Molecule: ZMP/ZTP riboswitch aptamer (pfl RNA motif)
Organism: Streptomyces coryli
RNA sequence: CACGAGCGCCGCGACUGGCGAUACGUGGAAUCGACCACGGGGAAGCGGUGCUCGGCGAAGAGCACACGAAGGUGCCGCCCGCCUGGGCACCCGGG
Numbered sequence: 001c002a003c004g005a006g007c008g009c010c011g012c013g014a015c016u017g018g019c020g021a022u023a024c025g026u027g028g029a030a031u032c033g034a035c036c037a038c039g040g041g042g043a044a045g046c047g048g049u050g051c052u053c054g055g056c057g058a059a060g061a062g063c064a065c066a067c068g069a070a071g072g073u074g075c076c077g078c079c080c081g082c083c084u085g086g087g088c089a090c091c092c093g094g095g
Base pairs, nucleotide, nucleotide: 003054004053005052006051007050008049009048010047011046012045015042016041017083018082019081020080024039025038026037027036028035040078055063056062065095067093068092071091072090073089074088075087076086
């Protein structure tokens, strides 16, 4: 060091809580709570594929993959505010 960035299409898709005040809907429960089921909508992200730009490379070839406790950063979940609880990616650790 063992690729990086952007865009399109297809599939999958975690998470989608409570209260204020009707501001997702229906039914049930909780306040020592912030959940359960179904339906709608949103959705980061993941996989495949195509195109464009860039890096390495002699080359129009090629540039692989598994795991992880705590912590940090960013992103996502129905106008707004307060509160509660999650998910994902990266950093990081290590092979």